The RNA shown here (Bacterial RNase P class A) has 410 nucleotides and comes from a Sumerlaeia bacterium. It matches the Rfam family "Bacterial RNase P class A". Rfam's curators write: Ribonuclease P (RNase P) is a ubiquitous endoribonuclease, found in archaea, bacteria and eukarya as well as chloroplasts and mitochondria. The family's RNA type in Rfam is ribozyme. The coordinates come from a structure-prediction model, not an experiment, and the mean pLDDT is 75. The organism belongs to Candidatus Sumerlaeia, within Bacteria. Of the family's consensus pairs, 97% are formed in the model. The RNAcentral record of the sequence draws on ENA.
RNA sequence: CGGUCGGGCGAUGUGAUCGCUCGGGGAGCCGCGUGCCUUAACCAGCCGUGGCCAUCCCCGGGAGGAAAGUCCGAACUCCACAGGACAGGGUGCUUGUUAACGGCAAGGCGGGGUAACCCGACGGAAAGUGGCACAGAAAACACACCGCCGAUGGCUGGCCUUCGGGCCUUCACAGGUAAGGUUGAAAAGGUGCGGUAAGAGCGCACCAGCGUCCUGGCGACAGGGCGGCUAGCCAAACCCCACCCGGAGCAAGGCCAAAUAGAGGGGCAGAGCCGGUCCGGCUCGCUAAGACCCCCGGGUAGGCUGCUCGAGAUCCCCGGCAACGCGGAUCCUAGAGGAAUGAUCACAGGCGCUGACGGUGCUCCACCACCCAGGCGUCACAAAAUUCGGCUUAUGAGGCCGGCCGUUCG
Numbered sequence: 001c002g003g004u005c006g007g008g009c010g011a012u013g014u015g016a017u018c019g020c021u022c023g024g025g026g027a028g029c030c031g032c033g034u035g036c037c038u039u040a041a042c043c044a045g046c047c048g049u050g051g052c053c054a055u056c057c058c059c060g061g062g063a064g065g066a067a068a069g070u071c072c073g074a075a076c077u078c079c080a081c082a083g084g085a086c087a088g089g090g091u092g093c094u095u096g097u098u099a100a101c102g103g104c105a106a107g108g109c110g111g112g113g114u115a116a117c118c119c120g121a122c123g124g125a126a127a128g129u130g131g132c133a134c135a136g137a138a139a140a141c142a143c144a145c146c147g148c149c150g151a152u153g154g155c156u157g158g159c160c161u162u163c164g165g166g167c168c169u170u171c172a173c174a175g176g177u178a179a180g181g182u183u184g185a186a187a188a189g190g191u192g193c194g195g196u197a198a199g200a201g202c203g204c205a206c207c208a209g210c211g212u213c214c215u216g217g218c219g220a221c222a223g224g225g226c227g228g229c230u231a232g233c234c235a236a237a238c239c240c241c242a243c244c245c246g247g248a249g250c251a252a253g254g255c256c257a258a259a260u261a262g263a264g265g266g267g268c269a270g271a272g273c274c275g276g277u278c279c280g281g282c283u284c285g286c287u288a289a290g291a292c293c294c295c296c297g298g299g300u301a302g303g304c305u306g307c308u309c310g311a312g313a314u315c316c317c318c319g320g321c322a323a324c325g326c327g328g329a330u331c332c333u334a335g336a337g338g339a340a341u342g343a344u345c346a347c348a349g350g351c352g353c354u355g356a357c358g359g360u361g362c363u364c365c366a367c368c369a370c371c372c373a374g375g376c377g378u379c380a381c382a383a384a385a386u387u388c389g390g391c392u393u394a395u396g397a398g399g400c401c402g403g404c405c406g407u408u409c410g
Stems, first nucleotide, its partner, number of pairs: 001406007009398001012348007020062008028052006035046002064381001068392002071390005076249004083279004088245005093107005108122001109120004123240002128238002130234003145181002147177003150173001152172003157168004189207006208230001210227007253305004262296001264295004270284005312331005318325002349379006358371004367410001
């Protein structure tokens, strides 16, 4: 200098004018007081107290790193109390962490990359069922198409002969075989040597797998010894195993006000509730009603609250590789309600391109690189709605820190 990997930061600033909203304070206005003062009594004034953004002033606050998606997990609220089982659903290597999670951290194993690093839907195929098209002999209790060997027998030809016969070729065929070839993503562990009638872990050496023992580790696993030779792949197929899981959701829920039309009709001996089913539990009731269920008809849909102090933020010490945790100090950082947090102008800033004169790298020139005035352009994705911890997605540029690879000293 070029390429590349990982982690943070950041998401413009200031001023002016006009405007919106929340909190606090003060005026002002309205009401109350058997208060004080005054009066015959009121009024006015003072004091206390309550209310009003309908009016004004002052102070302070007012959209994000994702507020998005609604994919997970919770807090909180209700389902009257309190359960068990099944079904259903979720997760799936180990150990930590957390309120919890399918999150995060650190490891293990496997895969990708020269590497820094990145990815993983990562328990079980010897519990069972199922699939592996086409091709191929055959796709897992797999068993032979071309082949290889061959006891025995036959025929022709050839060679040898010690004339008994032997060998080769060829045909039939009992039997042996899966080493070679065919097909495929995958074919009875792989490569090599020996051995065999020909072959085969049949034997051996080195690997892979499996079993077992020892060592190290909390563990997943790793290393080593021994052994017998070897039981394909798919569970993001059904399934088995381990662990976890009530439901609904702020349009949850609570309060107030207002209005109407219910003498309305029917059902039941048991009914209702606890997400589905069963058990179990509770409440109400038991000869006919109900606060239950169904049908018909009518009214209201307004206001207040929930509503922002939190598993909170920042900094420090200690523990921990880390995620995080204990402790201490400091701080308060939106709360709308058809939906506030804005609009305009000016200056500046960040970034990109260009870049005169001049300067530096270099003793001079040229080239090249860098600095600089000025000019041009650009500043993204986007918007709270109960809250929080994550994940995923979108995003103008940049800059900082730490690494890996390559090249080089303009």